This is a predicted complex of two RNAs, RNase P RNA and transfer RNA, with 428 nucleotides together.

RNA sequence: ACAGCAGGCCGGAUAACCGCUGGUUUUUAUAUCAGAGGAAAGUCCGGGCUCCGCAGAACAUGAUGCCGGGUAACUCCCGGGGGUACAUAAGUAUUACAGACAGUGCCGCAGAAAACAAACCGCCGGUUAUAAAACUCAGGUUUUAUAACCGGUAAGGGUGAAAAGGCGGGGUAAAAGCCCACCGCUCUCCCGGUAACGGGAGGGGCAUGGUAAACCUCAUCAGGAGCAAGGUUAAACAGCAGUCAUGGUUGUUCGCCUCACGGCUGCGGGUAAACCGCUUGAGUUAUAUGGAGACAUAUAACCUAGAUAGAUGGUUAUCGAUAACAGAACCCGGCUUACAGGCCUGCUGCUAUU
RNA sequence: GGGGGUGUGGCGAAGUUGGUUAUCGCGCCGGCCUGUCAAGCCGGAGAUCGCGGGUUCGAUCCCCGUCACUCCCG
Numbered sequence: 001a002c003a004g005c006a007g008g009c010c011g012g013a014u015a016a017c018c019g020c021u022g023g024u025u026u027u028u029a030u031a032u033c034a035g036a037g038g039a040a041a042g043u044c045c046g047g048g049c050u051c052c053g054c055a056g057a058a059c060a061u062g063a064u065g066c067c068g069g070g071u072a073a074c075u076c077c078c079g080g081g082g083g084u085a086c087a088u089a090a091g092u093a094u095u096a097c098a099g100a101c102a103g104u105g106c107c108g109c110a111g112a113a114a115a116c117a118a119a120c121c122g123c124c125g126g127u128u129a130u131a132a133a134a135c136u137c138a139g140g141u142u143u144u145a146u147a148a149c150c151g152g153u154a155a156g157g158g159u160g161a162a163a164a165g166g167c168g169g170g171g172u173a174a175a176a177g178c179c180c181a182c183c184g185c186u187c188u189c190c191c192g193g194u195a196a197c198g199g200g201a202g203g204g205g206c207a208u209g210g211u212a213a214a215c216c217u218c219a220u221c222a223g224g225a226g227c228a229a230g231g232u233u234a235a236a237c238a239g240c241a242g243u244c245a246u247g248g249u250u251g252u253u254c255g256c257c258u259c260a261c262g263g264c265u266g267c268g269g270g271u272a273a274a275c276c277g278c279u280u281g282a283g284u285u286a287u288a289u290g291g292a293g294a295c296a297u298a299u300a301a302c303c304u305a306g307a308u309a310g311a312u313g314g315u316u317a318u319c320g321a322u323a324a325c326a327g328a329a330c331c332c333g334g335c336u337u338a339c340a341g342g343c344c345u346g347c348u349g350c351u352a353u354u
Numbered sequence: 355g356g357g358g359g360u361g362u363g364g365c366g367a368a369g370u371u372g373g374u375u376a377u378c379g380c381g382c383c384g385g386c387c388u389g390u391c392a393a394g395c396c397g398g399a400g401a402u403c404g405c406g407g408g409u410u411c412g413a414u415c416c417c418c419g420u421c422a423c424u425c426c427c428g
Base pairs, nucleotide, nucleotide: 002349003348004347005346006345007344008343009342010341012319013318014317015316016315017314018313020035021034022033023032024031037325041336042335044334045333046332047331048330049226050225051224052223053256054255056254057253058252059251061222062221063220064219065218066080067079068078069077070076081097082095083094084093085092086091098217099216103215104214105211106210107209120157121156122153123152124151125150126149127148128147129146130145131144132143133142134141135140165183166182168180169179170178184206185204186203187202188201189200190199191198192197230276231275232274233273239267240266241265242264243263244262247258248257283302284301285300286299287298288297289296290295355427356426357425358424359423360422361421364380365379366378367377373411382398383397384396385395386394404420405419406418407417408416
């Protein structure tokens, strides 16, 4: 220098003129200052804020599911443990990672058998029949083979994603945790660790798959609605009917509280203007300290869009280059997705030069 | 702001307790029939089930993410 991987940052710049939105000043039409993003997006999570008389209980429903820490909170982030895949290993990547002797369901095809085991081939024993051979004077006996029946067995074969602990030895008629060693499983104890968990020792011979991203069980968490929330002022209008606890909470039920100048429901009528909420906030930047890190604390400086049919654009010049994805609407923290081009850092590989 | 649905050959659809090689109609291609065309008859091709992951022995189906389209309420 090139290539690959991982992480981070920028994402047109400067000047002039015209125009738009907001703030300040104020002579009321000038001056001056500020004016989109890393995702403003998807709306997938979590919180703030506001209202619903309470946010009370139970059930339902939904979400989450190893441990510790961070945080306002989280399904997020950091660190660790276990599992899985790859690798000789170091390690790297990834992980919705509680429970399958509480119960129910499902496991196609193949296969004997797919779940409180079973027996197709095979192996072994017994009985009977037939055949052959040997022995015997004869009756008959023995052995071998075949067939049928009864029994034992699960070593081996074969099927499957999965076959009832694995493998070796002993044992046996043949076999089998039947017995033994090692491994696995499970129980108890000890040690290390905050914990998940890891290591060691001893006991139990140990029939009892897989699936819970099937129903389900256990534990934890969650009340609902959303800035068109909600409040104030002004303007306009026409009331009528039902209901009184069976209403007031928005899955259901219960409890508490509440109530007639009132509450709720339906129909009808009117208005659709202004202000607040609205941007000073779990804020930004810098430095220091603590921590392995997420992050926290302290100090200093800074104010950085707030519209309501909805502003942030256009032209010219120079540089650059045919500049990506994309446009705030109550506000934050995450996640996910889109993104031309450029820059920086670390690691790896190979080649060349010094 | 809130909520729901759909995506399967070129087009329109089916596909459920997850199970052989994903089905049907129209269209397309080839052949037969006809003087020729259409209709008819016979045969054939054509699908990574929107995309990317995961669970499972096995996924159109279950779960997560994502993209596109579409509907409803205020």
About this RNA: It holds a member of the Rfam family "Bacterial RNase P class A".